[in-house]
Overview: Predicted 3D model of a 72-nucleotide RNA (transfer RNA) from a Patescibacteria group bacterium. Its mean pLDDT, the model's own confidence on a scale to 100, is 83. Its Rfam family is "tRNA". Rfam classes the family as a transfer RNA. The sequence is in RNAcentral, with records from ENA.
RNA sequence: CGGGGAUUAGCGCAGGGGUAGCGCGCUUGCAUGGGGUGCAAGAGGUCAGGAGUUCGAAUCUCCUAUCCCCGA
Numbered sequence: 001c002g003g004g005g006a007u008u009a010g011c012g013c014a015g016g017g018g019u020a021g022c023g024c025g026c027u028u029g030c031a032u033g034g035g036g037u038g039c040a041a042g043a044g045g046u047c048a049g050g051a052g053u054u055c056g057a058a059u060c061u062c063c064u065a066u067c068c069c070c071g072a
């Protein structure tokens, strides 16, 4: 320098046009003398940043940033 991939909750990941979920973790309640554990409820996200397309974008297009891989 060229090509490809990844970026979504504290962590690990799904979701590939119609207002975002799962597991673990966290908070509260119940059960226990307490812990562990089980059950129920809940909080937590401007989907890496910007622009474009669209009635509508996490999703499609372009640019940028960081990381990884391949080639020169």
Base pairs, nucleotide, nucleotide: 001071002070003069004068005067006066007065010024011023012022013021018055026042027041028040029039030038031037048064049063050062051061052060